[in-house]
Context: one part of a larger RNA
């Protein structure tokens, strides 16, 4: 001096870690906020502190440990529910609204700051980097940082702090049960003759189980073919939680923490609050119950309350303006499970179905209809006509008069066949002949079949007697 890399400054891109929107919204909580309607009109009232709108959550929310009710021998923290009570009170005192206290129950649970000089010693806590255990937070060592304009211990009124005095009482970890969630597992007893049937789960006959005869399925009604269902609000595998309760084993012990009794030595306690006026608005709250604006604007033996406003004055009862708290409650969303004096396809959601879908509407938005062949497609194989659709045979089927326009297949209506009628429209009403068909006691005939009875003929066999008679045979 040139690449190439380092370096100084910037920009972008990637980015440990950490927050946030958005939707859902049955129940909650805050705000905002009408109107139809009632008052037989309307205006205040009412509807209504609702609906719709906005915001912001939880599995619940919210309220909650009395500046409470109360007037009693008091009670004792919120919430819910019976009663109080349609009371008391509001109210064009009209229409109509409209509550607490006590009592009985469900459920129960208490708490923390701020306000003190640790002062004989900031005792505290965030973060980096190293180490240990691993329950991913905690503990030890190092450094930096926040922090005296204040981090910690101790203390919160029912109290408390100091002093004194006894005396009691403790901590962390782990192993396995128990508890508790979630998913497994698991052994009754005919498919036995017989008939019907396309098929037995049906009838008839024998049996077996049964803490099981719920219910479903399987070619019709199955305790006894499958699956279930009793035994089981039990037993047992397996995983997870918990530290409530018992257990095994390790470790922790210090002048530490906590609870009694006394004594009266201290002994702080929340401000644009509180209250007062006004205007609005709510309420059952009526000389103002709450809330909100705006002006005023406190006190410390104080202050709030004690349902009629002011003054005096004694008495009860609580300590406002900081806050955290589980459960009894609530729940047309969400998940999971169970059930029925519920409907049963014009019913029940709007939707038993490709339903918030076809369509509609520029849009906000409205919105249906439509479930079933069979026991199993065995979903009709092959001829023949026909361009095909389709027909005619022909197979399947228990059935095709069950043929994917398919269970069952009503009614107006429509084609066709057959039967009846015809002047006064068809219809309806009384009477009364006719025809066809349905059902059928009684009675008569003929025929067939079986039974019984009487009468007749007879044949076979058998007994007994006469006659003949060698013998056959005959009456």
């Nucleotide at each position: 001096u040139u690449u190439u890399g380092a370096c100084c400054u910037c920009a972008a891109a990637u980015c440990a870690g950490g927050c946030a929107g958005g939707a859902c919204u049955a129940c909650g909580g805050g705000c905002u906020g009408a109107a139809c309607u009632u008052a037989a009109g309307c205006a205040u009232a009412u509807c209504a502190a609702u609906a719709a709108g906005c915001c912001c959550a939880g599995g619940a929310a919210a309220a909650g440990a009395a500046a409470c009710c109360a007037a009693c021998a008091a009670g004792g923290a919120u919430u819910c529910c019976c009663c109080u009570a349609g009371u008391a009170a509001c109210g064009g005192c009209g229409a109509g609204u409209g509550a607490a206290g006590c009592g009985g129950g469900a459920a129960c649970a208490g708490c923390u700051c701020a306000a003190a000089u640790u002062u004989g010693g900031a005792a505290u806590c965030u973060g980096g980097c190293g180490g240990a255990u691993u329950g991913c937070a905690u503990c030890c060592g190092u450094c930096c940082g926040a922090a005296u304009u204040g981090u910690a211990a101790u203390u919160u009124c029912a109290a408390g702090a100091g002093g004194c005095a006894u005396c009691u009482u403790c901590g962390g970890g782990u192993u396995c049960g128990g508890c508790u969630c979630a998913g497994g597992u698991a052994a009754a007893a005919g498919u036995c003759c017989g008939u019907u049937g396309g098929a037995a789960u049906a009838c008839g006959g024998c049996a077996u189980c049964a803490u099981a005869g719920a219910g479903g399925g399987u070619g019709a009604g199955a305790a006894u073919c499958c699956c279930g269902u009793c035994c089981a609000u039990g037993a047992c595998c397996u995983g997870g939680g918990u530290c409530c309760c018992g257990u095994u084993c390790c470790u922790a012990u210090g002048u530490g923490a906590a609870g009694u009794g006394u004594c009266u030595u201290c002994a702080a306690a929340g401000a644009g609050u509180c209250g007062a006026g006004u205007u609005g608005u709510u309420u059952g709250g009526g000389a103002a119950u709450g809330c909100a604006g705006c002006u005023c604007u406190a006190a410390a033996u104080g202050g709030g309350u004690g349902g009629u406003a002011a003054a005096u004055u004694c008495c009860a009862u609580c300590u406002a303006a900081a806050g955290c708290u589980a459960a009894a409650u609530a729940u047309u969303g969400g998940u999971g499970g169970g059930a029925g004096a519920c409907c049963g396809a014009u019913a029940g959601c709007g939707a038993a179905c490709a339903a918030g879908u076809a369509g509609u509407g520029u849009g906000a938005a409205c919105g249906a209809a439509a479930g079933a062949u069979g026991a199993a497609a065995a979903g009709a194989a092959c001829u023949u006509u026909g361009a095909a659709a389709a027909g005619a045979g022909a197979g399947u089927u228990a059935a095709a008069c069950a043929g994917u326009a398919c269970g069952u297949g009503a009614a107006a209506u429509u084609g066709u066949u057959g039967a009846a009628a015809g002047g006064g429209a068809a219809g309806c009403g009384c009477u009364u002949g006719g025809g066809a068909c349905c059902a059928g006691a009684g009675c008569g005939c003929u025929g067939c079949u079986u039974u019984u009875c009487a009468g007749g003929a007879u044949c076979a066999g058998c007994a007994g007697a006469g006659c003949u008679u060698c013998a056959a045979g005959u009456u």
The part of an RNA shown here (large-subunit ribosomal RNA, domain I) has 475 nucleotides and comes from Neolecta vitellina. The RNAcentral record of the full RNA draws on SILVA. The prediction has a mean pLDDT of 80. NCBI's taxonomy places the organism under Eukaryota, Opisthokonta, Fungi, Neolectales, Neolecta. Its Rfam family is "Eukaryotic large subunit ribosomal RNA". Its family is annotated with ribosome and structural constituent of ribosome in the Gene Ontology. Rfam 15.1 lists 107,465 matches to the family in 2,616 species. A reference for the family is Yusupov et al. (2001), "Crystal structure of the ribosome at 5.5 A resolution", Science. Clan: LSU clan.